RNA sequence: UGGGGUAUAGCUCAGUGGUAGAGCGUACACUUAGCAUGAGUGAGGUUCUGGGUUCAAUUCCCAGUACCUCUA
Repeated sequence: UGGGGUAUAGCUCAGUGGUAGAGCGUACACUUAGCAUGAGUGAGGUUCUGGGUUCAAUUCCCAGUACCUCUA
């Protein structure tokens, strides 16, 4: 300098236009004399920001920001 990729729950990550999910973590209660394990229930989200397309956008398009990577 030019190209490519990533951004979704506290963490690691799914989700190919129609109500946003899993594992771990966390809260509660069960089990135990107690702890761990186990099984159960729940909470937790401005889907990076702004705009566009669409009846409808995490998803498609454009711009921006941050990070990673290749090239010079």